[in-house]
Molecule: Pistol ribozyme
Organism: soil metagenome
């Protein structure tokens, strides 16, 4: 420079064509992804529809949106 740590902006950090990662202060801790602000993609809880014997999927609304040292 690019590109990746879900998404924009900042930081931290890794990688060089591949998108992963043991890295991203350190230790518990938590479903809750490295921080921070916004927001709420995954995720977690109810409720309601659909397939179904049933257990699971799915899709819609509401609620949470680690958290201490």
């Nucleotide at each position: 420079a690019g590109u990746c740590g879900a998404u924009a902006g900042g930081g931290c950090g890794a990688c060089u064509g591949a998108a992963a990662a043991u890295a991203g202060u350190a230790c518990a801790u938590u479903a809750a992804g490295c921080c921070c602000u916004a927001a709420g993609c995954g995720u977690c809880g109810c409720a309601c529809u659909g397939u179904u014997u049933a257990a699971a999927c799915a899709g819609u609304g509401c609620g949470g949106g680690u958290u201490g040292u």